[in-house]
RNA sequence: GGCCCCGUAGCUCAGUGGUUAGAGCUGUCGACUCAUAAUCGAUCGGUCGCGGGUUCGAAUCCUGCCGGGGCCA
Numbered sequence: 001g002g003c004c005c006c007g008u009a010g011c012u013c014a015g016u017g018g019u020u021a022g023a024g025c026u027g028u029c030g031a032c033u034c035a036u037a038a039u040c041g042a043u044c045g046g047u048c049g050c051g052g053g054u055u056c057g058a059a060u061c062c063u064g065c066c067g068g069g070g071c072c073a
Base pairs, nucleotide, nucleotide: 001072002071003070004069005068006067007066010025011024012023013022018056027043028042029041030040031039049065050064051063052062053061
């Protein structure tokens, strides 16, 4: 340098055009317990990497960048 894959909550990931973006874990609060752990309930938490475009509508499609990984040279 070329090609391919990935980027969504603090972490690991789902969601591949249609209402207001979700799960598990973590955190916080509560229940239970003499107490702790475990378990159960509730709750907090999002510029969907950034810009532009297509569309009535974009996390999702197109494009240019940024970052990470892999293969080739």
This is a predicted structure of a 73-nucleotide RNA (transfer RNA) from a Planctomycetota bacterium. It matches the Rfam family "tRNA". Gene Ontology term of the family: triplet codon-amino acid adaptor activity. Rfam classes the family as a transfer RNA. Its mean pLDDT, the model's own confidence on a scale to 100, is 82. Lineage of the source: Bacteria > Pseudomonadati > Planctomycetota. It was read from a public genome assembly.